[in-house]
């Protein structure tokens, strides 16, 4: 130094293909349920979508520069 893949909720992640309301589970909180827990069922709550800047009416998504994690190559 090159080359790939990843960075999105407290944690694992989907969502990118084709640009149009930021989800899923899992924690937490409440409440049913039950003798009590747990489990189950019902809700809530939680986000600078790594960062800056571009293009668009509109950007987690496309473009450009940058950082970090992970493999490989030299």
């Nucleotide at each position: 130094g090159c080359c790939g893949g990843g960075g999105u909720a407290g944690c694992u992640c989907a969502g990118c293909u084709c640009g149009g309301u930021a989800g899923a589970g899992c924690a937490u909180c409440c409440g049913g349920c039950u003798g009590u827990u747990a489990a189950c069922c019902g809700g809530a709550u939680g986000g600078u979508c790594g960062c800056g800047g571009g293009u668009u009416c509109a950007a987690g998504u496309c473009c450009c520069g940058c950082c970090c994690c992970c493999g490989g190559c030299g």
This is a predicted structure of a 74-nucleotide RNA (transfer RNA) from a Thermoproteales archaeon. Lineage of the source: Archaea > Thermoproteati > Thermoproteota > Thermoprotei > Thermoproteales. The sequence is in RNAcentral, with records from ENA. Its Rfam family is "tRNA". It is annotated as a transfer RNA. Rfam links the family to the GO term triplet codon-amino acid adaptor activity. The same sequence occurs in records of 4 taxa.